[in-house]
RNA sequence: CCGUGCUAGACGGGGAGCUAGCGGUGCCCUGUACCUGCAAUCCGCUAUAGCAGGGUCGAACGCCUGCCCGCGGCUUCACUCUUGUGGGGUCCGGCCGGCGUGGGUGGCCAUGAAGAUUGGGUCCUGCGCGACGGAAGCCUAUAAAACCCGUCAGGCCCGGAAGGGAGCAGCGGUAAGUAGGAAGUUCCGGGUGCCGCAGGGGUGCCUGAUCAGAGUUAACUGCGCAGGUAACGCCCGGAAGGGUAAGUCCAAGGUAGGCUGCACGG
Numbered sequence: 001c002c003g004u005g006c007u008a009g010a011c012g013g014g015g016a017g018c019u020a021g022c023g024g025u026g027c028c029c030u031g032u033a034c035c036u037g038c039a040a041u042c043c044g045c046u047a048u049a050g051c052a053g054g055g056u057c058g059a060a061c062g063c064c065u066g067c068c069c070g071c072g073g074c075u076u077c078a079c080u081c082u083u084g085u086g087g088g089g090u091c092c093g094g095c096c097g098g099c100g101u102g103g104g105u106g107g108c109c110a111u112g113a114a115g116a117u118u119g120g121g122u123c124c125u126g127c128g129c130g131a132c133g134g135a136a137g138c139c140u141a142u143a144a145a146a147c148c149c150g151u152c153a154g155g156c157c158c159g160g161a162a163g164g165g166a167g168c169a170g171c172g173g174u175a176a177g178u179a180g181g182a183a184g185u186u187c188c189g190g191g192u193g194c195c196g197c198a199g200g201g202g203u204g205c206c207u208g209a210u211c212a213g214a215g216u217u218a219a220c221u222g223c224g225c226a227g228g229u230a231a232c233g234c235c236c237g238g239a240a241g242g243g244u245a246a247g248u249c250c251a252a253g254g255u256a257g258g259c260u261g262c263a264c265g266g
Stems, first nucleotide, its partner, number of pairs: 001266006009057003012030004020046005034054005062259007072249005078244006085237004091233001093232001094229003098225004103221003106217003115211008123200006129193002132189005138181005148173004156165003
């Protein structure tokens, strides 16, 4: 130096959780790096920390350790954002109404503001008048086989005769009823009246007159005062999620170093 065989060792790693602690099964991240059995009401072990059995590679492009980078996880006082939640009405926010003022705008005003005096109406009561609606009454027409009236031809009855009597039809009139109706009369009614007279009342509104001689109003806006309101903004509290920051563990990757055994043969 080469060949053969063996041994140490390796045959994924990590996070949270569980645990006195260490691993595993399970969940998650990374990644492709043996198999079987046990195992979350757990399974097995004791700082040498899975147990039991089998297999592959094997002193090497292997293993161990540090550093860099960094997927991912966990924790945290703090700062901030979003969502929803409880509370706060002097937080002089905003909004709402009230009172005051009369700065701005506007309305009214010498065809007369404010103020003062006075009359009337609207309102109530009483007495009347009228319109409307309804009813009655009135007028006209029509309307009675008979138990309505008048007149009663014919015929009938009485009588010697003269004459008389009852009375149908017809004619005329009238009642109940039916129909119509201008004016005028009476009664009743009310969502009736630019109505009349008298009395009453007088807050408001309308209107007239007299004095008077320049303001008045507060509609909108502004300002001031006190009050109300938790939908919005703001403040306080707490919940969930995200971001920044810090800490911690850390896969894959990169890099530096360390450890490298035994036997036989040529």

The RNA shown here (Bacterial large signal recognition particle RNA) has 266 nucleotides and comes from a bacterium. It is recorded under the gene name ffs. The RNAcentral record of the sequence draws on ENA. The model forms 94% of the base pairs in the Rfam consensus. Its Rfam family is "Bacterial large signal recognition particle RNA". Clan: SRP clan. For this family Rfam cites "SRPDB: Signal Recognition Particle Database" (Rosenblad et al., Nucleic Acids Res, 2003). About the family: The signal recognition particle (SRP) is a universally conserved ribonucleoprotein involved in the co-translational targeting of proteins to membranes. The family's RNA type in Rfam is non-coding RNA gene.